The RNA shown here (c-di-AMP riboswitch aptamer (ydaO/yuaA leader)) has 147 nucleotides and comes from Ureibacillus yapensis.
Of the family's consensus pairs, 92% are formed in the model.
RNA sequence: AUUUCUAAAUCGCUGAAACCGAACCAGGUACGGGGGAACCAUUUUCAGGAUUGCUACUUAAUCCUUGGGGUGAAUCCUUUUUAAGGUAGGGCUACUCAAUGGCCCGAAUCCGACAGCUAACCUCGUAAGCGUUAUAUGAGAAGGAAG
Repeated sequence: AUUUCUAAAUCGCUGAAACCGAACCAGGUACGGGGGAACCAUUUUCAGGAUUGCUACUUAAUCCUUGGGGUGAAUCCUUUUUAAGGUAGGGCUACUCAAUGGCCCGAAUCCGACAGCUAACCUCGUAAGCGUUAUAUGAGAAGGAAG
């Protein structure tokens, strides 16, 4: 001097998931999600199974899911089909924005027959996981040095 690995802190990234509060907490601010009128829009799953109780005819509660719906960028297509290829869409590339190039993601999960939009109103969350830095272009901002 270069490369690789590990740990901590600072800094940064995805995400709503941050700050104050002595700390977890309560609470507040801030940032997000869901439910919920009129108007408008929509026109059919009156679903099936299991368990328990009541009752002797049916009904109530709980659980599961194939319909439907929610969070999310994460939807869809094809094939030699459980693995690949592509794709709607999304992210990073260290002052910000744009453009170009490069590198990636394109999952998962919840509700449990049920929800369109939706003012007032009601209610919920503030997790989890990581480590990019381009000797380049344009515009803007900030700072430093010299005089």
The coordinates come from a structure-prediction model, not an experiment, and the mean pLDDT is 77.
The source organism's lineage runs through Bacteria, Bacillati, Bacilli, Caryophanaceae and Ureibacillus.
The sequence is in RNAcentral, with records from Rfam.